[in-house]
RNA sequence: AGAGCAGGCCGCCUUAUCGAUCCUCUGUAAGGAGGGUAGGAAAGUCCGGACACCAUAGGAUGACAUAGCGGUUAACGGCCGCCAUUUCGAUUUUUAUCGGAAUAGGACCAGUGCAACAGAAAGAAUGUACAGAUCAUGCUGUAGUGAAAUCAGGUAAACUCUAUGUGGUGCAAUGUCGCGUAUAUCAGAGCUUGAGUGCGAUCCGCGCGAUUCUGAAGGGUAGACAGCUAGAGGUUCCGGGUAACCGUAACCCCAGAUAAAUGAUAAGGGUUCAUCUUUUUCCUUUGGGAAGCAGCGAACACAGAAUCCGGCUUAUAGGCCUGCUUUUUUA
Numbered sequence: 001a002g003a004g005c006a007g008g009c010c011g012c013c014u015u016a017u018c019g020a021u022c023c024u025c026u027g028u029a030a031g032g033a034g035g036g037u038a039g040g041a042a043a044g045u046c047c048g049g050a051c052a053c054c055a056u057a058g059g060a061u062g063a064c065a066u067a068g069c070g071g072u073u074a075a076c077g078g079c080c081g082c083c084a085u086u087u088c089g090a091u092u093u094u095u096a097u098c099g100g101a102a103u104a105g106g107a108c109c110a111g112u113g114c115a116a117c118a119g120a121a122a123g124a125a126u127g128u129a130c131a132g133a134u135c136a137u138g139c140u141g142u143a144g145u146g147a148a149a150u151c152a153g154g155u156a157a158a159c160u161c162u163a164u165g166u167g168g169u170g171c172a173a174u175g176u177c178g179c180g181u182a183u184a185u186c187a188g189a190g191c192u193u194g195a196g197u198g199c200g201a202u203c204c205g206c207g208c209g210a211u212u213c214u215g216a217a218g219g220g221u222a223g224a225c226a227g228c229u230a231g232a233g234g235u236u237c238c239g240g241g242u243a244a245c246c247g248u249a250a251c252c253c254c255a256g257a258u259a260a261a262u263g264a265u266a267a268g269g270g271u272u273c274a275u276c277u278u279u280u281u282c283c284u285u286u287g288g289g290a291a292g293c294a295g296c297g298a299a300c301a302c303a304g305a306a307u308c309c310g311g312c313u314u315a316u317a318g319g320c321c322u323g324c325u326u327u328u329u330u331a
Base pairs, nucleotide, nucleotide: 001327002326003325004324005323006322007321008320009319010318012269013268014267015266016265017264018263020037021036022035023034024033025032026031039302043313044312046311047310048309049308050307051170052169053168054167058204059203060202061201063166064165065164066163067162068082069081070080071079072078083105084103085102086101087100088099089098090097091096106161107160111159112158113155114154128143129142130141131140132139174226175225176224177223185216186215187214188213189212196208197207198206233252234251235250236249238247239246240245270300271299272298273297275295280291281290282289283288
């Protein structure tokens, strides 16, 4: 210097004009002034929560989830550290040390299953060939087949068992206001000795319950506001910690649309690709080859909020940083 792998960060910028939208101030109003406006994944809807309602709560079963030991967190099936097993490389201390990578990492004597082909036979099953022993016999051994061959071992992201844990529905939650109608009709049950009902299933239990409840048929409404963005918030220094992360202090406020705004145009810059190439640099078989400022041209990845947050997974032109492996060159 090149290539590969792993991890992290960024992922277009500036100015001008016009336009959309939210907030603050001002104004009787029209208007005016100022500030802000898509992501690292906003995607998937896979986990965990905040918040709202059922509901005053509980027990058992069932179902589902997790699984080495600790730490971290609001919590997690996440993240960090250590151990174990497997694997790659190096060293030489050879079943050892160092570095990297992977792991859905409890239990196979609680039970039930599964293992093609080959082989004589795949489990309390079987006896091919040879040898030994015996009165005799797979009684013992070797060979052969196979991943596995003597009441065997393997397998649990096989069923299962053990330990631990888990209410549900979700901003289309929920709440307020407005408009409007039919306290009407039919059937059944019931009226405190209880019909029924209580937004995961069953049972028990607990609560509510009388112009009630269930069913049928029918009638009215579809509007507005809130929830709605100041947070488990962000940035920086310092301190603690191997790390994930935690703490103090200072500074900052960075979308809130509702059929859905966050844009369009122009110029300049940036990155990449391609073409060409000055002065020159390197290699060379002296034919040449490689690199190469400026200029001209083209492109700018994956992709767009809809209650919010912490993770995981997937997609991604290109650039930078860190570590490891390897190739070449120089000292």